[in-house]
The RNA shown here (transfer RNA) has 76 nucleotides and comes from Candidatus Lambdaproteobacteria bacterium RIFOXYC1_FULL_56_13.
RNA sequence: GGGCGGUUAGCUCAGUUGGUAGAGCAACGGCGUCACAAGCCGUGGGUCACAAGUUCGAGUCUUGUACCGCCCACCA
Repeated sequence: GGGCGGUUAGCUCAGUUGGUAGAGCAACGGCGUCACAAGCCGUGGGUCACAAGUUCGAGUCUUGUACCGCCCACCA
C1' cells in the first nucleotide's frame, strides 16, 4: 500500500425485506428474610464509532474518515 471482517446500553451480543432500537448479565427499587443469600416482580440506562449522501423514512443501502482484528504485497 491492497483486500476482507468488526464498531449497537456499564459488559457480552441480537437486530429478518429499510418502517416505534432489543435480550442476557450488571446497576437501582420492591417483595422475600430476624438479617443476608437464592428466587420473584419492576425501573432506569442508547449521538447504533464519526461525517456526508440516497430515501417519505437509515442500526440496515452508498461514500469518506477513525480505531480493532485477519490475510496479501512492498520495503533495505
It matches the Rfam family "tRNA". It is annotated as a transfer RNA. The RNAcentral record of the sequence draws on ENA.